[in-house]
RNA sequence: GGUCCCAUCGUCUAGCGGUUAGGACGGGUGGUUCUCAGCCAUCAAACCGGGGUUCGAUUCCCCGUGGGACCGCCA
Numbered sequence: 001g002g003u004c005c006c007a008u009c010g011u012c013u014a015g016c017g018g019u020u021a022g023g024a025c026g027g028g029u030g031g032u033u034c035u036c037a038g039c040c041a042u043c044a045a046a047c048c049g050g051g052g053u054u055c056g057a058u059u060c061c062c063c064g065u066g067g068g069a070c071c072g073c074c075a
Base pairs, nucleotide, nucleotide: 001071002070003069004068005067006066007065010025011024012023013022018055027043028042029041030040031039032038048064049063050062051061052060
């Protein structure tokens, strides 16, 4: 350098055009308990950036950024 893949809460992830963007773990608060742990309830927290298509984009397309795989070049 070329081709391909990936990017969503703190972490791991679901979501194939109309969801209040869901779940697990972690965190906060409350309950249970003599205490802790555990358990239960509840709360906060996310769509990488910019364009395009569309009535409507986290989702489709393009560019960029970051990460990964393979191949090539130099040495």
Transfer RNA from candidate division Hyd24-12 bacterium UBA5074, 75 nucleotides, folded computationally. Lineage of the source: Bacteria > Pseudomonadati > Candidatus Fermentibacterota. It was read from a public genome assembly. Its Rfam family is "tRNA". By type it is a transfer RNA. The coordinates come from a structure-prediction model, not an experiment, and the mean pLDDT is 83.